[in-house]
RNA sequence: CGCGGGUGUAGUUUAGUGGUAAAACCUCAGCCUUCCAAGCUGAUGUCGUGAGUUCGAUUCUCAUCACCCGCUCCA
Numbered sequence: 001c002g003c004g005g006g007u008g009u010a011g012u013u014u015a016g017u018g019g020u021a022a023a024a025c026c027u028c029a030g031c032c033u034u035c036c037a038a039g040c041u042g043a044u045g046u047c048g049u050g051a052g053u054u055c056g057a058u059u060c061u062c063a064u065c066a067c068c069c070g071c072u073c074c075a
Stems, first nucleotide, its partner, number of pairs: 002071007011025004019055001027043005048064005
């Protein structure tokens, strides 16, 4: 260089796999406490990107980007 495979979901770690996107931690607010921590309640925020299929796509298809792995090439 070429070929193939895997992963990409919230700030972080991960579920979910055609029909309202979810949990934990973090963050913020309130309660509690003399204060802090812990605990309890609530809130904020997410499907790498672009097309296609579909009534409907995180999910299926194609392309692309990033990372990882294998094979190949290597004067």
Transfer RNA from Bacillus atrophaeus UCMB-5137, 75 nucleotides, folded computationally.
It matches the Rfam family "tRNA". Its family is annotated with triplet codon-amino acid adaptor activity in the Gene Ontology.